[in-house]
RNA sequence: GCCUGGAUAGUUUAGUGGUAAAACACACCCUUGGUAAGGGUGAGAGCGAGGGUUCGAUCCCCUCUCCAGGCU
Numbered sequence: 001g002c003c004u005g006g007a008u009a010g011u012u013u014a015g016u017g018g019u020a021a022a023a024c025a026c027a028c029c030c031u032u033g034g035u036a037a038g039g040g041u042g043a044g045a046g047c048g049a050g051g052g053u054u055c056g057a058u059c060c061c062c063u064c065u066c067c068a069g070g071c072u
Base pairs, nucleotide, nucleotide: 001071002070003069004068005067006066007065010024011023012022013021018055026042027041028040029039030038048064049063050062051061052060
C1' cells in the first nucleotide's frame, strides 16, 4: 500500500429500512435472625465521526478514525 471483518448501555452480545433487545453488573423491594443465593420491579445506550439515498437509516452508499485478521 491492497483486501476482509468489526465499532450498539458500565461489560459481553443481538438487532439487515419503521420510535434498539437480552445477559451480567447497578438501584429498590420480597424472602432470611443476618448474609450469600433466589424471585420481582426499575433506571441506564439513539448505535465510532461526517455526508448522501429515502417519507423514514443502527441497517443501504461514500469518506475518515480506531480495533482484529490476511496479502505484499
Transfer RNA from a Patescibacteria group bacterium, 72 nucleotides, folded computationally. The RNAcentral record of the sequence draws on ENA. NCBI's taxonomy places the organism under Bacteria, Bacteria candidate phyla. Its Rfam family is "tRNA". It is annotated as a transfer RNA. Its mean pLDDT, the model's own confidence on a scale to 100, is 82.